Molecule: Bacterial RNase P class A
Organism: Rhodospirillaceae bacterium
RNA sequence: GGAGUCGGCCGGGCAGUCGCUGGGACGGUCUUUUCGAAGAUUGACCUGGAGGAAAGUCCGGGCUCCGUUGGGCAGGGUGCCAGGUAACGCCUGGGAGGCGUGAGCCUACGGCCAGUGCCACAGAAAAUAUACCGCCGGAUUACGGUCCGGUAAGGGUGAAAAGGUGCGGUAAGAGCGCACCGCGCAGGUGGUAACACGCUGCGGCAAGGUAAACCCCACCCGGAGCAAGACCGAAUAGGGGAGCGUUUCAGUGUGCCCACACGAGCUCCCGGGUAGGUCGCUAGAGGCGUGUGGCGACGCGCGCUCGAGAUGAAUGACUGUUCUCGACAGAACCCGGCUUACAGGCCGGCUCCCACU
Numbered sequence: 001g002g003a004g005u006c007g008g009c010c011g012g013g014c015a016g017u018c019g020c021u022g023g024g025a026c027g028g029u030c031u032u033u034u035c036g037a038a039g040a041u042u043g044a045c046c047u048g049g050a051g052g053a054a055a056g057u058c059c060g061g062g063c064u065c066c067g068u069u070g071g072g073c074a075g076g077g078u079g080c081c082a083g084g085u086a087a088c089g090c091c092u093g094g095g096a097g098g099c100g101u102g103a104g105c106c107u108a109c110g111g112c113c114a115g116u117g118c119c120a121c122a123g124a125a126a127a128u129a130u131a132c133c134g135c136c137g138g139a140u141u142a143c144g145g146u147c148c149g150g151u152a153a154g155g156g157u158g159a160a161a162a163g164g165u166g167c168g169g170u171a172a173g174a175g176c177g178c179a180c181c182g183c184g185c186a187g188g189u190g191g192u193a194a195c196a197c198g199c200u201g202c203g204g205c206a207a208g209g210u211a212a213a214c215c216c217c218a219c220c221c222g223g224a225g226c227a228a229g230a231c232c233g234a235a236u237a238g239g240g241g242a243g244c245g246u247u248u249c250a251g252u253g254u255g256c257c258c259a260c261a262c263g264a265g266c267u268c269c270c271g272g273g274u275a276g277g278u279c280g281c282u283a284g285a286g287g288c289g290u291g292u293g294g295c296g297a298c299g300c301g302c303g304c305u306c307g308a309g310a311u312g313a314a315u316g317a318c319u320g321u322u323c324u325c326g327a328c329a330g331a332a333c334c335c336g337g338c339u340u341a342c343a344g345g346c347c348g349g350c351u352c353c354c355a356c357u
C1' cells in the first nucleotide's frame, strides 16, 4: 500500500416565521351548583412529540377474559452438550461434520439393528442383492464353438456395487490366512457433558444410502385475544316465527371424547335500534452511569433519571446557512428476539498478499 473478515456508531445539522398535538401552571367570559367545586369557551407562557429497523406478523411472553376435577385422544413445536433468560424456535460457550491459505463462516446436528417405503436411467445385479465381458478346471467339436462346474481378484455401468494396501496361498480366485490401516464390541484415561485418545484387549467383521420420506424416541404446549376487557350514557319493537327441552335427558364448562360439575332454558330464521363517551393507554422483565462476579451471554450492588400516547388518526409549510447533498422508511397495549430493506459516511480488532528498511 492492497484485499478480506468480525464488531460498533450516524442516518442531515443550525437559526428564524407561521401552523398541529400530549402534559403543566396562569388569566378572562359564560353555565350549573349541595357554594366544596365542576363544565364550556378564549388568551398567552413553560415543556415533550416516530425507528434501527416503527416493516414482516415469524416465535416467546407480560396483560385481559373463559376454563383449571380426573383420564384418554387428536393436533402442533423443538431435536449435539452445557449455560443465560420471564420465556423462546432466541443468545453465549463448547463438541462433531463441512467450506476457506487464514482471520472466520455454515449446519433442519436424536434414531435406518422397531417397521414400511424410495434409489430414475445405465448396469448382470441396487440389499434375503447378482454373473455381462472375463479367469480356471472338465467333457465335446465341423476348430467357428457348445455344455457342465468353480470364481467375484481384473474390466465395464453408475452418485453409490460384499472395506483398503501388501505378502502368502490356490486349478484360478476370495479375509481363505497373516501384517498394518479401517470397522464393531468391551475396558481404561481426560472432560459436568456432547465427545476425544499415536491407550489396552477381543473379533475376520460387512447388516449401502435416504427420516427437509412415512415413522419411532425424548422434551414442551388449555383456549381466545386491546376489534381483549371494564364502566357510563342513549335508542329501539322486554317484536314475530320454527325446532329441541323443562324429572336426570336440551344446553354450558373456548380442539374432541368420557367422567364430573352447573343446569331451565337453548338453537336457528325474519325484522328493528345503537355503533356515542371514558378507562384500558404508558413508571416498565425501563433507560443511563459506575463497581463487582463470570471466557461469554448475563447476574448482583450503588447512584441518577422519566417517556409519543393519536383515535378518519398529531410533528407540516416557508426562508437563510452548512454538509456526508440525504437511502430504507411513520408508533396505535407493551416488551425480548429472529428475518428482510438500506444512499452515503465514521471508528476499532484480526487475517492474508506485495514492496521498502
Stems, first nucleotide, its partner, number of pairs: 001353010012322007020049005026043007051328001055339002058337005063225004070258004075221005080094005095109001096107004110216002115214002117210003132155002134151007163181006182205001183203005188197003229279004239270006251262003286305008